[in-house]
RNA sequence: GCGGAUAUGGCGGAAUUGGCAUACGCGCUGGUUUCAGACGCCAGUGAAGAUAACUUCUUGCAAGUUCAACUCUUGUUAUCCGCA
Numbered sequence: 001g002c003g004g005a006u007a008u009g010g011c012g013g014a015a016u017u018g019g020c021a022u023a024c025g026c027g028c029u030g031g032u033u034u035c036a037g038a039c040g041c042c043a044g045u046g047a048a049g050a051u052a053a054c055u056u057c058u059u060g061c062a063a064g065u066u067c068a069a070c071u072c073u074u075g076u077u078a079u080c081c082g083c084a
Stems, first nucleotide, its partner, number of pairs: 001083007010026003019067001027045006046057004060076005
């Protein structure tokens, strides 16, 4: 230099013939249980704002196509693999 793969809540990770983003697990918070804990069980948990309803933002980053994009296109960053 060329080619390929990967990037998603705090962590792992799912969702790809374009159609509810964050399923599921871990962790965390509250409750239950206990003398006190652990385990188990129940509920909640992306972010910001407002809080009663709700609004906005979010798939490495920046654009594009589309009614609609994690998914398709272009550029770009990082890591890994291969070729020279």
Description: Predicted 3D model of an 84-nucleotide RNA (transfer RNA) from a Clostridia bacterium. The coordinates come from a structure-prediction model, not an experiment, and the mean pLDDT is 81. The source organism's lineage runs through Bacteria, Bacillati, Bacillota and Clostridia. It matches the Rfam family "tRNA". By type it is a transfer RNA. It was read from a public genome assembly.